[in-house]
RNA sequence: GCCUCGGUAGCUCAGUGGUAGAGCGCUUGCUUGGUAAGCAAGAGGUCACGGGUUCGAUCCCCGUCCGAGGCU
Numbered sequence: 001g002c003c004u005c006g007g008u009a010g011c012u013c014a015g016u017g018g019u020a021g022a023g024c025g026c027u028u029g030c031u032u033g034g035u036a037a038g039c040a041a042g043a044g045g046u047c048a049c050g051g052g053u054u055c056g057a058u059c060c061c062c063g064u065c066c067g068a069g070g071c072u
Stems, first nucleotide, its partner, number of pairs: 001071007010024004018055001026042005048064005
């Protein structure tokens, strides 16, 4: 330098055109003599960034940045 894959909640990851989800974690409540466990509820996201296509983009296209792997 070129190619491929990835970047989504605090962490690990799903989702793949129609107003974004799970597990763990966090907060509150119930329960307990008190913890833990269990149960219920809740908070938390400009879906890396910029542009384009579209009625509508996490998803499609282009560029940039970051990470992993491969080729030379």
The RNA shown here (transfer RNA) has 72 nucleotides and comes from a Microcaldota archaeon. Its mean pLDDT, the model's own confidence on a scale to 100, is 83. The same sequence occurs in records of 2 taxa. It matches the Rfam family "tRNA". Rfam describes the family as follows. Transfer RNA (tRNA) molecules are approximately 80 nucleotides in length.